[in-house]
Context: one part of a larger RNA
Molecule: large-subunit ribosomal RNA, domain III
Organism: Symbiobacterium terraclitae
Order: sequence, then structure tokens, then C1' cells
RNA sequence: GAGUAGCGAAAAGACAGGUGAGAAUCCUGUCCACCGAAAGCCUAAGGAUUCCUGAGCAAGGCUCGUCCGCUCAGGGUUAGUCGGGACCUAAGCCGAGGCCGAAUGGCGUAGGCGAUGGGAAACAGGUCGACAUUCCUGUACCACCACCGGUCGCUUGACCGAGGCGGGGACGCAGGAGGCUAGGGGGACCCGGCCGCCGGUUGAGCCGGGGUAAGCGGGUAGCGUGGCCCGGUAGGGAAGUCCGCCGGGCUAAACGUGAGCCGUGACGCCGACCGAACUGAAGUAGGGAAGCCCCUGACGCCACACUGCCGAGAAAAGCCGCUAGGGAGACACGGGGUGCCCGUACCGCAAACCGACACAGGUAGGCGGGGAGAGAAUCCUCAGGUGCGC
Repeated sequence: GAGUAGCGAAAAGACAGGUGAGAAUCCUGUCCACCGAAAGCCUAAGGAUUCCUGAGCAAGGCUCGUCCGCUCAGGGUUAGUCGGGACCUAAGCCGAGGCCGAAUGGCGUAGGCGAUGGGAAACAGGUCGACAUUCCUGUACCACCACCGGUCGCUUGACCGAGGCGGGGACGCAGGAGGCUAGGGGGACCCGGCCGCCGGUUGAGCCGGGGUAAGCGGGUAGCGUGGCCCGGUAGGGAAGUCCGCCGGGCUAAACGUGAGCCGUGACGCCGACCGAACUGAAGUAGGGAAGCCCCUGACGCCACACUGCCGAGAAAAGCCGCUAGGGAGACACGGGGUGCCCGUACCGCAAACCGACACAGGUAGGCGGGGAGAGAAUCCUCAGGUGCGC
């Protein structure tokens, strides 16, 4: 320079009470304002204790500070089923032998690693100051183990069964139609509360509510393929009763797939509202009504199912069948038992991630109500969250 610029979105604060040495800034209340395809909610990445409680205010906080994502201390993350591993493979990577190369090393077979994909058994409610599909309550499911009774078998072989073979898994995009559901709206119906300060209000009055999963049983709207049997067989690099191919016969339905819906789960839970006891860890403990009908309706489900198109749209395992092989015990039901490792707090369009900052920038996926509207535009608004730290 200069007590100058600036104090980081112009969404906005005001008052009262409380706490305190101290309050525009902390807490509580009332009113106002802002977002509401977000400035709400869930989750991935990333971060790594920032979460909760108590105690603090030197520094950090662009002011203040009794407050904090700050300081100190204590506490908090509970899983057979959620995500990952004990399963599978993609690009890519590693790579026994091997090939190549002055050296380090490069490439690559078998084999392996590797999810952003395949596979795979749990739902609803409740609960702490902080976790919950993890704890608790209720109701389930999966795998394995032993046991009882039953049935079958013991070489005239029940049953198991491959790392091999076959099937399957198994796949693009666009378009339109159908059947549904989630969600939403309305109700003169059902239930609960209310009858009102100022004219009216016992009325078709006003306000609020009108739910419920997995699992198990039934099996629908549909969609796809004809289905079953016998014989032959030189292909599937061994075998095969399987697959493929060929021939013959019977049959008009059969097989596969399939949302929703109905019943059960549920004499449960939730639930508007009522509401204590020491005016207090209170709208807490506890109690608990109705729980129906109609309309609308998805970008979700049936399902890449159908039709069309050209750019012609992963692999492997689980799974099913076949044999090779094993083989004296095996099978379904029932009740019983067992169930490992890692993650799980919190932020997550942001003051906690990437930007040197509590930075008007950037950040994948899902949900995203109501009125008007073609709409996720725009304006207003619910739940919820905020008023952007002078």
C1' cells in the first nucleotide's frame, strides 16, 4: 500500500425462551422463506472413524462461537441365505516344459489368474445413543452329517458315476400389440376423531386412516416346439441305451416355458387414534378401529415372446442325459444336528470422493409422490431436506 480489496452463488430471515463468563451466529419453540427428476431417499467407486455419547475451545472454521466433519476420552460395524471367497469363464495378464534373444528379457502350449458377465438358499415386523435381509420375534429355504421306521438291492448287482461325449446355459437392435403388476387418484362405502372464538355448520358436514412379504399349495392370460414308440447306423477322434442321421408305426394333443391372480402364511404383524404411572430418559410404556369398492396405470414383469431389420449379435461352469468306471449298501419322507473366511459404522451430486481450500466445477446405477401438462420441460407443492459460517 490499507484498516483498502475480499469474507466464495441475492433461497431470507424474524421474534421469544434456554444455556453460558461471554450469544446476530449454539439449543428449543413459533412464524417466514428455499429445493422437491432435488438442494429428498437407496447404492457403486473413492475416502478411512469423519459415525454415537460425554467433556472442551489454544489452533483449524474467511466474522462469532457455549457450536463443529476441530481437540480429548469412551463407545459403535454381529450374516448358512446381502456383496465377495471356498464355483465358472471374457478381454487382458501370468505361464511347467518349449521357441527366440548380448544380458535384464520377449513370445507362447498345457495349466492358471481375472467381473464389469454366468451361477447361487430369507422374507415381514420390531429394536439401541450409534448396526441390522446380520440382533430379536414370527414364518421359511439351501447344503451336508448321523439316526428311526418304510421300500429296494447284495455280483442274476440296487445305487453312485466322470476331468470324457451330447444337450442346455446362450445372448443383437428397432417397432408395435396384448395380459398384468408396482405406483397413483376418487369414493355418497367402512372406521376413528371433531361440532368450532365471527354470519352459517348434525350435514351426501369437516379432518384423518382404509395395509401386510418370502415361502408353500393351486395353476391362469399367453408363448415356443408337434409329441411318443420301434428298428437301423459307417458321425460325435475310446464307449454309449445319449446326441445326430435314415426308415417304420401310433397319436391330436403332448412336452417345455409362464407373469399375474386365488388360497395359505396371518387367531400374526402394522395401523389412524387413545394414552399412563414418580411432570418424568413421554406422545414413551401400554391399548388399538376399519383394513373394502371403482378409476387410472408404467420406461417394471410375462419376454427379446412376437414382427421386422442388417452391422448378423461372448465364453465356461452350475444343471440334464450318456457311457468309461466304481460298487455293497442305496433311496425318498420324518424329526434332530452342523453351517467357515472377508466386507458391513459414516459421507456418497458432496464441507467427508476428484479439483492445494469447509472451492458456484466434475462424479456410475436405482427410487423419484400430488395439481396443471405430451413430458423426468415449466410453475406450485407432499414426504423429506435446507436458509448456502460475517